[in-house]
RNA sequence: GAAGUCGGCCAGACAGUCGCUGCCUGUGUUCUCAAUGAACGCAGGGAGAGGAAAGUCCGGGCUCCACAGAGCAGGAUGACGGUUAACGGCCGUCCGCCGCGAGGCGAGGAAUAGGGCCACAGAGACGAGCGUAUUGAGUUACGGUGAAACGCGGUAACCUCCAUCCGGAGCAAAACCAAAUAGGCAGACGAUGAUGUUGCUCGCGGAGUCUGCGGGUAGGUUGCUUGAAUGCGCGGGUAACCGCGCAUCUAGAGGAAUGACUGUCCACGACAGAACCCGGCUUACCGGCUGGCUUCACAA
Numbered sequence: 001g002a003a004g005u006c007g008g009c010c011a012g013a014c015a016g017u018c019g020c021u022g023c024c025u026g027u028g029u030u031c032u033c034a035a036u037g038a039a040c041g042c043a044g045g046g047a048g049a050g051g052a053a054a055g056u057c058c059g060g061g062c063u064c065c066a067c068a069g070a071g072c073a074g075g076a077u078g079a080c081g082g083u084u085a086a087c088g089g090c091c092g093u094c095c096g097c098c099g100c101g102a103g104g105c106g107a108g109g110a111a112u113a114g115g116g117c118c119a120c121a122g123a124g125a126c127g128a129g130c131g132u133a134u135u136g137a138g139u140u141a142c143g144g145u146g147a148a149a150c151g152c153g154g155u156a157a158c159c160u161c162c163a164u165c166c167g168g169a170g171c172a173a174a175a176c177c178a179a180a181u182a183g184g185c186a187g188a189c190g191a192u193g194a195u196g197u198u199g200c201u202c203g204c205g206g207a208g209u210c211u212g213c214g215g216g217u218a219g220g221u222u223g224c225u226u227g228a229a230u231g232c233g234c235g236g237g238u239a240a241c242c243g244c245g246c247a248u249c250u251a252g253a254g255g256a257a258u259g260a261c262u263g264u265c266c267a268c269g270a271c272a273g274a275a276c277c278c279g280g281c282u283u284a285c286c287g288g289c290u291g292g293c294u295u296c297a298c299a300a
Stems, first nucleotide, its partner, number of pairs: 001296010012265007020048002023045009050271001054282002057280005062170004074166005079093005094108001095106004109161002114159002116155003126151001130143004174222004184213006196204002229248008266269001
């Protein structure tokens, strides 16, 4: 220098203006006896998508339902050890295959429990037969092809067997507050006239009226983002990972905000958009930066 291999990081930058969604501080009006609180404003401050937010493929938290225990069905996994809240993930080692190598890939238990299947080639492919030669006789010997040939063959990402694990539904989970109307239950009054019609009486009309309770709906609130969190340092461990200390707060909406414009610059900007939350896997992706290692070439 070229080719390769395994990781890590970033995801146009800066400034200004106008908006949108939460939060904090101050303040105004209304409701409220008042404190508090609520609603609507104003001013200021600060925050506002991702490495995959995606697919919903695994695993867990959380919520409700079910649940003495066991079994069947169904599903998943499958070397050994570790890690973890858990996993089918991850880490290490062994074995097999691929690669000169760094490295990559592997559902990697059982074929003497049983069933099924074995392409092409080969005369014949699954259990008994076939071809040639031979013999009294399937009696004996050999058999090109093929992964396997005249057998204690192969195949379980075919059924199956063995071992281990798995209850179901999911934030539209679920909890709380709670109208109007209709209906339900209870009590009181009521054709000996309730209720209504003007406050009362008369008159008129004539079968319900009133009170309380409870369930549900509309609507509202919570769940909701402080968490198996993130960053740095130290320590343990080959590693995955774990422990300790310090610091930080990093969207929380509910038809659903995270945008638009202007200016300058560059290498001219991909895939893409939170909806309860995490750990993984898989898939998509313009490009850039960076570290370890391998092979080859050249020079000293």